[in-house]
């Protein structure tokens, strides 16, 4: 230095398919009262449309979804499995700008999950993210009879093989 197989784990990772619950008695849809000019579900500006045959808000009454997140099992594909940030580029409801949100590319950062707290996303502590502190865990190197103590980082680490 290179090929190859493997290791970690509260129940190992994504992807998918089917469930489930949440989402939500919430969007919306009708009717009715109420209002009295605006709306057209991120903002801003334009277009078109709807609007005194009553616009938005707002109450009752009857009907009521959905998607993204997220748990659970089945199957695939796998142990930088994968997760996050940052920039770019495509993408979607009528245009243009921002912004979110999805994809994809490059590049950074994290061995790994767990608890608490605080902060961001989110409908939502449900997930996931950052930050502190706190103990576990895998592996290495050092120190030690050893029980174990410090460090280190996945560009690690084990096993084989082949090369110098």
């Nucleotide at each position: 230095a290179g090929a190859u197989a493997g290791a970690g784990g509260u129940u190992g990772c994504a992807u998918u398919u089917u469930u489930c619950a949440u989402g939500a008695g919430u969007a919306u849809g009708a009717u009715g009262g109420c209002g009295g000019a605006u709306g057209u579900a991120u903002c801003a500006g334009g277009a078109a449309c709807a609007g005194a045959a009553g616009a938005a808000a707002u109450c009752a009454u009857c009907a009521g979804a959905a998607a993204g997140g997220g748990g659970a099992a089945g199957a695939u594909g796998c142990c930088g499995a994968a997760a996050g940030g940052a920039u770019a580029a495509g993408g979607a409801g009528c245009c243009u700008g921002a912004g979110g949100c999805c994809u994809u590319a490059u590049u950074c950062u994290u061995g790994g999950g767990c608890a608490u707290g605080c902060c961001g996303c989110u409908a939502a502590g449900a997930a996931c993210g950052g930050c502190a502190u706190g103990a576990c865990u895998g592996u290495c190197a050092u120190c030690g009879c050893a029980g174990g103590a410090u460090g280190g980082a996945g560009a690690g680490c084990u096993a084989u093989c082949u090369g110098a």
Source information: The RNA shown here (Lysine riboswitch aptamer) has 164 nucleotides and comes from uncultured Mediterraneibacter sp. The source organism's lineage runs through Bacteria, Bacillati, Clostridia, Lachnospiraceae and Mediterraneibacter. The model forms 100% of the base pairs in the Rfam consensus. The coordinates come from a structure-prediction model, not an experiment, and the mean pLDDT is 75.